[in-house]
Formats: sequence, C1' cells, structure tokens
RNA sequence: CCGUGCUAGGCGGGGAAUUAGCGGUGCCCUGUCACUCGCAAUCCGCUCUAGCGAGGCCGAAUUCCCGUCCGAGGGGUUUGGCUCUCGGGGUCAGUACGCCGCCGCGAGGCGUCGACGGCCGGGUCCCGCGCGGUGAGUGCUUGCGAACCAGGUCAGAUCCGGGAGGAAGCAGCCUUAAGCGAUCCCACUCAUGCGCCGCGGAACAGCCUGGUUUGAGUCGAGCGACGGCGGGCACGCCCGGGAACCUGCUUCAGAGCCGGGGUGCACGG
Repeated sequence: CCGUGCUAGGCGGGGAAUUAGCGGUGCCCUGUCACUCGCAAUCCGCUCUAGCGAGGCCGAAUUCCCGUCCGAGGGGUUUGGCUCUCGGGGUCAGUACGCCGCCGCGAGGCGUCGACGGCCGGGUCCCGCGCGGUGAGUGCUUGCGAACCAGGUCAGAUCCGGGAGGAAGCAGCCUUAAGCGAUCCCACUCAUGCGCCGCGGAACAGCCUGGUUUGAGUCGAGCGACGGCGGGCACGCCCGGGAACCUGCUUCAGAGCCGGGGUGCACGG
C1' cells in the first nucleotide's frame, strides 16, 4: 500500500416551550439519505455515560470526532424607524362641518349672431260674450208599421129602390197616426277643469316671448376664495396601551464550505 472480516461509531440537526436536568412524542425552522416497529403531554423514558425496548443497514473514512469560514431560522432587548389599531382628552396659531356675511377676489356662464339698461307689446293667469269640438236629447230625411174603435179605394157579399141608381162597408192594396228603427249630412236645445280660436274688459308679481333704442360689459351667488360666529370629536394634536414590518445590539444555531486536524483491531498478500 492492497484485500478480507470485525469493533468504536453512525443511520439527521436546530429553536422555543416543558423539565432539577437530558432526550422523546407535540409546535416551529432547515431540507430530502434524514432506517423500521412499540411507549408517550392530565405525558413517556432516563440521570452529566442522560430516551427506553425490539429489529435492520452502513462501517475506519467523501460517511466518525474536533475545529475554521459562512449564517437559513428562532429567542431576548426602554436601539432606532415606519404603519395600523384600541381607550381617554379636548378647541387651538390648525383641517373638516354648520350658520351668517361678502352687491364681487378666483374660476366659470352669457355677450357685436348685441350684454346690462330704457320704451312698447304678446302669451301664460282671471272675468264676460261668441265660435268650434265633445256628450246627450229633439227635429229633419228615410224605412217598417193599424182584424175592429185612422183615411182613400173598396173585389166578394149585404141593405134601400119597381127601375135607373144610392148607401153602409169586411178582406186586399195604398197612405198614414201612436210606436219601432236607420243614416249621423243638416237644424235646434241643454251641458262642459276640450281649444297654439275670435272680440272686449281686468290685472300686471313671476315665467316665456316679439319689436325698438343704446353700445360693452354683465352675473344680488350656485362653486371656490375671504371675514366672523359656533359647536362637538369626523381628523390633525396631546396622554396611555397593543400589534405587524424593517433595523441596531446580543444569544442559540441548521444545511453547506475547507487538499484544516485527529482516530482502531485481526488475518493474509
């Protein structure tokens, strides 16, 4: 140095909590090779040699032990920062809110397609008269329409007369009365929260609108600004508490890195 077989040892580790202390199950972090079964938080099992019991794999080195570097993650902290939240306070040189003022500071609206103003008028609104529409009725026009108590004509039949002739008159037909319909053209009467209708009167505040005159601003306030007053806690602010995140310090520390260090036995060659 190589081979074979063994042993020590390894087959996860860490944090907080729990514990006299150690480990495990449970929670969290890491990460994947993180051996299997049983016990176990009202705990289970041990004692500084610190899980117990049973079984399996690897096995003196890339795998075991120690150390260096790095530092995932956790714990502590009256280091600081930033944000949120809970409770209390209370009106102040603040914000917001409410009220008042501001005859106009800003924006904005309108304006030579003529602002503001002046003059004249119309409509809307009220009253009277009328016209039209609408509703109802009546009339007109037209149709139907009377066994007898409507009319005309009256077959047949009847009556009077010597006769000529005359009379009354049913049915039928025609025309009508009462009545029942039609057209809705026309006329009349009554009615009317129907009318871009007409005439006259009244009223004239508001709204809409036309004409004329003048010639450049106007908006009597809706918004903002400004000023004053006010209340309360919607905010800022003050006091106290809580939470998350980042950061400083500190502590524990995985995996990883290191050609850094250390470490058996037996047999054979």
Annotation: Predicted 3D model of a 269-nucleotide RNA (Bacterial large signal recognition particle RNA) from a Thermoleophilaceae bacterium. The prediction has a mean pLDDT of 77. It is recorded under the gene name ffs. RNAcentral holds the sequence, with entries from ENA. It matches the Rfam family "Bacterial large signal recognition particle RNA". Rfam classes the family as a non-coding RNA gene. Lineage of the source: Bacteria > Bacillati > Actinomycetota > Thermoleophilales > Thermoleophilaceae.